[in-house]
RNA sequence: CAGGUCGGCCAGGCGGUCGCGCUCCGCGCGUGGCGCGGGGUGAGGAAAGUCCGGGCUCCGCAGGGCACGGUGCUGGGUAACACCCAGGCGGGGUAACCCGACGGAUAGGGCCACAGAAACAGACCGCCAGCGGCGAGAUUGGGGUUAGCCGUUAGCGGUUAGCCGAUAGCCGCUGGUAAGGGUGAAAAGGUGGUGUAAGAGACCACCGGCGUCCGGGGUGACCCGGGCGGCCAGGCAACCCCCACCGGGAGCAAGGCCAAGCAGGGGCGACGCAGGGGGACUCCUCCUCCUGCACGGAGUGGCCCGCUCCGUCUGAGCCCCGGGUGGGCCGCUUGAGGCGGCGGGUAACCGCCGUCCCAGAGAGAUGACCGCCACCCCGGCUCUGUGCCGGGGGACAGAACCCGGCUUAUCGGCUGGCCUGGGGG
Numbered sequence: 001c002a003g004g005u006c007g008g009c010c011a012g013g014c015g016g017u018c019g020c021g022c023u024c025c026g027c028g029c030g031u032g033g034c035g036c037g038g039g040g041u042g043a044g045g046a047a048a049g050u051c052c053g054g055g056c057u058c059c060g061c062a063g064g065g066c067a068c069g070g071u072g073c074u075g076g077g078u079a080a081c082a083c084c085c086a087g088g089c090g091g092g093g094u095a096a097c098c099c100g101a102c103g104g105a106u107a108g109g110g111c112c113a114c115a116g117a118a119a120c121a122g123a124c125c126g127c128c129a130g131c132g133g134c135g136a137g138a139u140u141g142g143g144g145u146u147a148g149c150c151g152u153u154a155g156c157g158g159u160u161a162g163c164c165g166a167u168a169g170c171c172g173c174u175g176g177u178a179a180g181g182g183u184g185a186a187a188a189g190g191u192g193g194u195g196u197a198a199g200a201g202a203c204c205a206c207c208g209g210c211g212u213c214c215g216g217g218g219u220g221a222c223c224c225g226g227g228c229g230g231c232c233a234g235g236c237a238a239c240c241c242c243c244a245c246c247g248g249g250a251g252c253a254a255g256g257c258c259a260a261g262c263a264g265g266g267g268c269g270a271c272g273c274a275g276g277g278g279g280a281c282u283c284c285u286c287c288u289c290c291u292g293c294a295c296g297g298a299g300u301g302g303c304c305c306g307c308u309c310c311g312u313c314u315g316a317g318c319c320c321c322g323g324g325u326g327g328g329c330c331g332c333u334u335g336a337g338g339c340g341g342c343g344g345g346u347a348a349c350c351g352c353c354g355u356c357c358c359a360g361a362g363a364g365a366u367g368a369c370c371g372c373c374a375c376c377c378c379g380g381c382u383c384u385g386u387g388c389c390g391g392g393g394g395a396c397a398g399a400a401c402c403c404g405g406c407u408u409a410u411c412g413g414c415u416g417g418c419c420u421g422g423g424g425g
Base pairs, nucleotide, nucleotide: 001421002420003419004418005417006416007415008414009413010412012373013372014371015370016369017368018367020042021041022040023039024038025037026036027035028034029033044396048407049406051405052404053403054402055401056251057250058249059248063305064304065303066302068247069246070245071244072243073087074086075085076084077083088102089100090099091098092097103242104241108240109239110236111235112234124181125180126177127176128175129174130173131172132171133170134169143164144163145162146161147160148159149158150157151156189207190206191205192204193203194202208232209231210229211228212227213226214225215224216223217222255330256329257328264321265320266319267318268317272293273292274291275290276289277288278287279286280285294312295311296310297309298308299307300306337356338355339354340353341352342351343350344349375393376392377391378390379389380388381387
């Protein structure tokens, strides 16, 4: 210098004019309000998506079982997490560094496109064996036999032709074989040998993997070393499933208080029983309260049990029609808070001290214009200095109960660590 990689930070500044929300002070008025004047304060790194985790609030404290959902290497951090830090293992990269929902595939089920015979015990081609059929032809090998001819030591030999059976070969059937070919993302560990009809982890040596045992290191995930066992039959569990752990539900329109207003009607609806106390009464009997059982219902936002409450015909509760309100106040921002220092820890983070107060709104304010400066881009001039002139640009986006994360969007810049390559001293 070039390329790369991992972080941290900013999100224009100043001035003027006109506006907006909240709040405080003062004054005025027709005083829970409105108007005027003045002061203070007023969006973000993501306020976003609402994807996780909490705080807070309420739900008749949330107990058990099933179902459902989530998480899934180890140790730590934290209020908690699916987040963060450190480490292990696997993968990618020359490296810095990056990525990983990273328990279980001999518990079971399911799936594996296309191609391929077959996607998990598979025979398509090939190789080998057995059986059956054809089977040496116009020139062709070996055996037997018949006939002719030639030779002969009379045994036989040679040659030509015919026939027979066999072999090579071809076809079919049955079986063996996972060495080889071919298909595929993936095909039954690899190399060499023994072995065999051909073969094979069938057997042997070495290498790789898995399981198991032992020793050592580490809190642990795991790592290192050694022995033994041919154990070597793929992948997918963000498919069901199994294992371990976690999870009650709803959400600030939570929830509480005040004020104002209204009109009722219809339907469905349980099974009552026993005991006791009190009262009315001449008796029969009636009324009321409590307890238990039974039944009906409300709550536990999936179900069952359990629990709590209400009711059982003078009727809980549910459904339909109709009517009223749709003001205000609290919750509401002081909080797992920001900044600085010191200390602990590799770090995430934690502790102590000091200091600061930093939006809280009627469905919702934080804006618009102008000037100067800074930044970036384009064009022109040029005495070539990064100089002058002109024009243009500034993103993504917008608090609504509050935090911690993740993810996504973002014009432009500033800055630090590290890696690789090249050059110079």